[in-house]
This is a predicted structure of a 75-nucleotide RNA (transfer RNA) from Candidatus Panguiarchaeum symbiosum. NCBI's taxonomy places the organism under Archaea, Thermoproteati, Thermoproteota, Candidatus Korarchaeia, Candidatus Panguiarchaeum. Rfam family: tRNA. Rfam classes the family as a transfer RNA. The same sequence occurs in records of 2 taxa. Its mean pLDDT, the model's own confidence on a scale to 100, is 84.
């Protein structure tokens, strides 16, 4: 140079092939419950617009072009 793989709340995945309208679960966090305090547990509850910008559509985490970073291979 050349190819292929990952990136989704704080943290780890899932959803992406086969687009459909509140992006899901688990840790955590916060409020409350329980307790003599904690902890487990139990109820709730805020928090990613999906690496970044562009097209395709009535609609894009998810299809296409570019790009960036971390990894691998080939050279």
């Nucleotide at each position: 140079g050349g190819g292929g793989g990952c990136g989704u709340g704080g943290c780890g995945u899932a959803g992406c092939c086969a687009g459909g309208u509140g992006a899901a679960c688990g840790c955590g966090g916060c409020c409350g419950g329980c307790u003599c305090c904690a902890g487990a547990c139990c109820g709730g509850u805020a928090g990613a617009u999906c690496g970044g910008g562009g097209g395709u559509u009535c609609a894009a985490a998810u299809c296409c072009c570019c790009u960036c970073g971390c990894c691998c291979c080939c050279a």